Record summary:
Transfer RNA from a Phycisphaeraceae bacterium, 73 nucleotides, folded computationally. Its mean pLDDT, the model's own confidence on a scale to 100, is 83. It matches the Rfam family "tRNA". Rfam classes the family as a transfer RNA. Rfam links the family to the GO term triplet codon-amino acid adaptor activity.
[in-house]
RNA sequence: ACGGCAGUAGCUCAAUUGGCAGAGCGGCGGUCUCCAAAACCGCAGGUUGGGGGUUCGAUUCCUCCCUGCCGUG
Repeated sequence: ACGGCAGUAGCUCAAUUGGCAGAGCGGCGGUCUCCAAAACCGCAGGUUGGGGGUUCGAUUCCUCCCUGCCGUG
C1' cells in the first nucleotide's frame, strides 16, 4: 500500500427481504433470612465508532474517515 473481518448497555454478544434496539453477566431496589449467600421479582443503563448520502423510515443499504484483528506484497 492492497484485500478481508469486526466496532451495538459497564463486560460478553444477539437483532436481515430496511419497520417499536434485546439477552446473559454486572449495578441498584425489593421479597426471603438473625445476617449474608443462593433463589425469585422489579428498575436503571444505548448519539448502534464518527461525518455525509439514499429512503416516509437506516444497527441494517451506499460513501468517506477512525480504531482493532487477520491475510497478501